[in-house]
A computed fold for a 341-nucleotide RNA from a Pseudomonadales bacterium, annotated as Bacterial RNase P class A. Rfam family: Bacterial RNase P class A. It is annotated as a ribozyme. From the family's description: Ribonuclease P (RNase P) is a ubiquitous endoribonuclease, found in archaea, bacteria and eukarya as well as chloroplasts and mitochondria.
RNA sequence: AGAGCCAGCCAGGCAAUCGCGGCGGUGCAAACCGUCGAGGAAAGUCCGGGCUCCACAGGGCGGGAUGCCAGGUAACACCUGGGGGGCGUGAGCCCACGGAAAGUGCAACAGAAAAUAUACCGCCUCGUUCGCGAGGUAAGGGUGAAAUGGUGCGGUAAGAGCGCACCGCGCCGCCGGCAACGGCGUGUGGCAGUGCAAACCCCAUCCGGAGCAAGACCAAAUAGGGAUCCUUUGUCGCGGCCCGCGAUGGAUCCGGGUAGGUCGCUAGAGGCGUGCGGUGACGUACGCACCAGAUGAAUGAUUGCCCACGACAGAACCCGGCUUACCGGCUGGCUCUAAUU
Numbered sequence: 001a002g003a004g005c006c007a008g009c010c011a012g013g014c015a016a017u018c019g020c021g022g023c024g025g026u027g028c029a030a031a032c033c034g035u036c037g038a039g040g041a042a043a044g045u046c047c048g049g050g051c052u053c054c055a056c057a058g059g060g061c062g063g064g065a066u067g068c069c070a071g072g073u074a075a076c077a078c079c080u081g082g083g084g085g086g087c088g089u090g091a092g093c094c095c096a097c098g099g100a101a102a103g104u105g106c107a108a109c110a111g112a113a114a115a116u117a118u119a120c121c122g123c124c125u126c127g128u129u130c131g132c133g134a135g136g137u138a139a140g141g142g143u144g145a146a147a148u149g150g151u152g153c154g155g156u157a158a159g160a161g162c163g164c165a166c167c168g169c170g171c172c173g174c175c176g177g178c179a180a181c182g183g184c185g186u187g188u189g190g191c192a193g194u195g196c197a198a199a200c201c202c203c204a205u206c207c208g209g210a211g212c213a214a215g216a217c218c219a220a221a222u223a224g225g226g227a228u229c230c231u232u233u234g235u236c237g238c239g240g241c242c243c244g245c246g247a248u249g250g251a252u253c254c255g256g257g258u259a260g261g262u263c264g265c266u267a268g269a270g271g272c273g274u275g276c277g278g279u280g281a282c283g284u285a286c287g288c289a290c291c292a293g294a295u296g297a298a299u300g301a302u303u304g305c306c307c308a309c310g311a312c313a314g315a316a317c318c319c320g321g322c323u324u325a326c327c328g329g330c331u332g333g334c335u336c337u338a339a340u341u
Base pairs, nucleotide, nucleotide: 001337002336003335004334005333006332007331008330009329010328012306013305014304015303016302017301018300020037021036022035023034024033025032026031039312043323044322046321047320048319049318050317051211052210053209054208058243059242060241061240063207064206065205066204067203068082069081070080071079072078083097084095085094086093087092098202099201103200104199105196106195107194120141121140122137123136124135125134126133127132149167150166151165152164153163154162168191169189170188171187172185173184174183175182176181215263216262217261218260225254226253227252228251229250230249234248235247236246237245238244271288272287273286274285275284276283277282
């Protein structure tokens, strides 16, 4: 100097004029004054909860979710650390990461053959009418994503774990680690054919449902309407089924009224700062400040200046995550390359 990797911050600013919504104050009212007022993703509605109701809330089956180990958290499919695998020179990044020796299933095409394994070319032996036939073989070649452990030596008619050595794999033992797992072994065995479980399945753990248009209250109005069926051996409610529990009427159709207001609704598993503990996620103690609550839906318009010239984009009960979109700017740490000292 260049190229990268990881983490954090900002998200136009200032001033003036007019215009909006909440809260508070003054005022009979009109109005005036003060103060606050969209995001890092508010997005997707994908997870997890808080809260509300079913409802007093159990068991079993079915169904669903997760899937290495240990922690964090209100909880999680999230986060942190570790193990294993893969990618990268590296800093780092990714993983739908239990089980293929319980069983079933799939692997098109190509290839001889993808499991009841097999012989296309080739190699060896015998015969031969020299065209070929019989037997042996899977080391060499070909096909394929994958061909039934790999390399070397011996052996053989030619070959093959056929035998041996090393590597690999399974089992066993010892050591380290909470564990996943790792290391060691002149241990043992010629060795269960490969892959797929994001195929069915098996194993372990967990799981009520519906949702703020939940739900509670107030006011007003109408028709305390009509018809049919079942009726405590019934019916209804508890997402499906069974048991169980609860209620005492229930179901279907026609017709009529209301669609208004208040609460829920924002003080929180919250935010910021500092200390301590921890590798870390995070926890804890003290301190500081309240920071949107609309409801056909609030923050807009104009002017001037500055500038990084502003992308993606607007709360609707709330919070913790994940995923997606994105113009730029700033800060810190780490890796690699080149040159110089």
It was read from a public genome assembly, where an Rfam model found it.